[in-house]
Molecule: RNase P RNA; transfer RNA
Organism: Megamonas sp. UBA1799
RNA sequence: CGAGUACGAAAGACAAUCGCCGGCGCCCCAGAGGCGCUUGAGGAAAGUCCGGGCUCCAUAGGGCAGUGUGCUGGAUAACGUCCAGCGAGGGUGACCUCCGGGAAAGUGUCAUAGAAACGAAAACCGCCUGCUUCGGCAGGUAAGGGUGGAAAGGUGCGGUAAGAGCGCACCAGCAGUCAGGCAACUGGCUGGCUUGAUAAACCCCACAUGGAGCAAGACCGAAUAGGGAAGGGAUGAUGCUGCCCGCGGAACCUUCCGGGUUGUGUCGCUUGAGUCGGCAGGUAACUGCCGAUCCAGAUAGAUGAUUGUCACUGCGUCAGCAGUACAGAACUCGGCUUAUUGAGUGCUCGUGAU
RNA sequence: CGGGGCGUAGCCCAGCUUGGUAGAGCGCUUCCUUGGGGUGGAAGAGGUCGUGGGUUCAAAUCCCGUCGCUCCGA
Numbered sequence: 001c002g003a004g005u006a007c008g009a010a011a012g013a014c015a016a017u018c019g020c021c022g023g024c025g026c027c028c029c030a031g032a033g034g035c036g037c038u039u040g041a042g043g044a045a046a047g048u049c050c051g052g053g054c055u056c057c058a059u060a061g062g063g064c065a066g067u068g069u070g071c072u073g074g075a076u077a078a079c080g081u082c083c084a085g086c087g088a089g090g091g092u093g094a095c096c097u098c099c100g101g102g103a104a105a106g107u108g109u110c111a112u113a114g115a116a117a118c119g120a121a122a123a124c125c126g127c128c129u130g131c132u133u134c135g136g137c138a139g140g141u142a143a144g145g146g147u148g149g150a151a152a153g154g155u156g157c158g159g160u161a162a163g164a165g166c167g168c169a170c171c172a173g174c175a176g177u178c179a180g181g182c183a184a185c186u187g188g189c190u191g192g193c194u195u196g197a198u199a200a201a202c203c204c205c206a207c208a209u210g211g212a213g214c215a216a217g218a219c220c221g222a223a224u225a226g227g228g229a230a231g232g233g234a235u236g237a238u239g240c241u242g243c244c245c246g247c248g249g250a251a252c253c254u255u256c257c258g259g260g261u262u263g264u265g266u267c268g269c270u271u272g273a274g275u276c277g278g279c280a281g282g283u284a285a286c287u288g289c290c291g292a293u294c295c296a297g298a299u300a301g302a303u304g305a306u307u308g309u310c311a312c313u314g315c316g317u318c319a320g321c322a323g324u325a326c327a328g329a330a331c332u333c334g335g336c337u338u339a340u341u342g343a344g345u346g347c348u349c350g351u352g353a354u
Numbered sequence: 355c356g357g358g359g360c361g362u363a364g365c366c367c368a369g370c371u372u373g374g375u376a377g378a379g380c381g382c383u384u385c386c387u388u389g390g391g392g393u394g395g396a397a398g399a400g401g402u403c404g405u406g407g408g409u410u411c412a413a414a415u416c417c418c419g420u421c422g423c424u425c426c427g428a
Stems, first nucleotide, its partner, number of pairs: 001350007010341001012310007020040001022038006042326001046337002049335005054213004061245004066209005071085005086100001087098004101204002106202002108198003124145002126141006153171006172194001174191007217267003220263001227257006239247002274293008311324005355427007364380002367377001374411001382398005404420005
């Protein structure tokens, strides 16, 4: 210098003028008023994909079904998130990726090709033996050829008519056992002699799981008549996700037709697993203690616009001109995913110079 | 806030459940028929299956993420 990889931060700054939501104070002619001071978007506020808080329904109950998660240990309020490790795979490397339990419990599928696709089955070519009318026929054989993504352990030696775990050595896998490790797992020894793939197919195993959501829910105000028809209802309406049980419990409930009334209403609403700094523990995620601090709260929805100076980038005739991403809170918090700008730091590989 | 569906040829749709060849109709192109056009007949072209990744021997189909459209309920 070029290419790459990981990480944590930032998200233009200041001033003036005119405005907006909310809060506080003052004034008045008392109203949806005026004046002054002051707060005011994000790393994703987004998608709403997970998990908590909060609220209501039994103080949230039992079984089955359903759903979700799925290597091990830890973190946490909780999680499908995060951290550390193990195994497998990719990369020269820094490093990255993995819905990563079980296929000797059972079922299904494996198209085409191929003799044969999982049954200790199967003989197309080839090899060997026997017979032969010389065309072939019968038997043995999975070592060789061929097909396929995959052919039933692999390589070598022995053995044999030719062959075969038929025998032996090494390797892979399986089972048992010993050692190390909290564990996933790793390493050694022994044994028999081999068991296909697919569970992001059904399924099995382990663990978890009640439902609804701030339009939750509570209160005030306005209006009132709860009218008609059909069906169901203490032989249990309605509610507790589906079914069964169980609980509670009413004269109501469901559908259709018709009618009355209706708020710029109040609370919930922003002090919270909050933010910042320091110290301590832990490899880390994270946790504990101490100190400081209050930092949007609308209800058709505020958080804006203009001008000037500076910063960065590009162009330039050196006067200037243009541009500065993605994007806008709605009960709240922790994550995930997606969108997106220009810089920085560590590390790796390659090339050149000293 | 909660729930469902769709995306396949220029257009409208099937195929997905049970993974192996992507198809139908209309339209388009060429030829024949006609004096010319339509109609009719014959042949043909045209597809990143919205998109990125994964599972698998193999993905439109199964799984995860994401983009767009649309419907229903409170």